[in-house]
């Protein structure tokens, strides 16, 4: 150099194929329970890898960048 799949909370992942509220788990904070903790049990917070098109609407369609992982040279 070429091709091939992937990037989504702090970690790991669903939704993507077929465009219509971004969910749950583990972590974390806070209340309840305890003599303290731990279990347990209520709430919070926190995310679509970056511009860009198309669309009434994009995490999904498309296009370009960046990144990891394969493969072929």
């Nucleotide at each position: 150099g070429g091709g091939g799949u992937c990037g989504u909370a702090g970690u790991a992942u669903a939704a993507c194929c077929u465009g219509g509220u971004a969910g749950a788990a583990c972590g974390g904070c806070g209340g309840g329970c305890u003599c303290c903790a731990g279990a347990c049990u209520c709430g919070c917070a926190a995310g679509u890898c970056c511009g860009a098109g198309u669309u009434c609407a994009a995490a999904u369609c498309u296009c370009g960048g960046c990144g990891a992982c394969c493969c072929c040279a």